[in-house]
Parts: sequence; C1' cells; structure tokens
RNA sequence: GGGUACUCCGGAGAAUCCCGAUCCAAAGGGUGCCGAAGGUGCAAGGGCAAUAAAAGCCCGAAUCUCUCAGGCAAAAGAACGGAACAGAAAGA
Repeated sequence: GGGUACUCCGGAGAAUCCCGAUCCAAAGGGUGCCGAAGGUGCAAGGGCAAUAAAAGCCCGAAUCUCUCAGGCAAAAGAACGGAACAGAAAGA
C1' cells in the first nucleotide's frame, strides 16, 4: 500500500397453496412461482490447428441466461454495498 477470510450494519423476489394436519410446523407427495448462496450456458475478443479459404477445437463477463441446487409468512440464508480489518505472498 492493498483489503480475500473474520466481525458489524443495510439487503430484493416468489403460494402462511393442497395433502400430510391437528394450534403452528417438519419429512414426504402434488400443482404453481422466484433468482441475489452455489452452479449451467453464451458475446466481443484471443489462442491452437489448418489452408486458397474454411470447417473444427480451446479460453472467454455479468445483476444476462437456465432453474440443477436453493428459495416462496416470520426466522434463517442472501448477490451486492458500507464500516472496520489480522496473517501470508508479491512490490516499494
């Protein structure tokens, strides 16, 4: 100097749906939804190869996309933002 981890604060969306069930719920099942844990896919561009030129293969971002996972009252979680900030490595 930086700010990954940790800590604190803020933090959206979508059925408190039906059965389970009974005051409220969970597992499980059914239908319908959400996208901001995580994950999938891809552009520009680049690389490899090949050649007259191509085809082909690889790398390649997201709050986009998919909805696998997760979620759809509260709680919890939550990308991201703010505050604070140890250690190690590299650099000066």
The prediction has a mean pLDDT of 78. The RNA shown here (Glycine riboswitch aptamer) has 92 nucleotides. The model forms 82% of the base pairs in the Rfam consensus. The sequence was found by an Rfam model in a public genome assembly.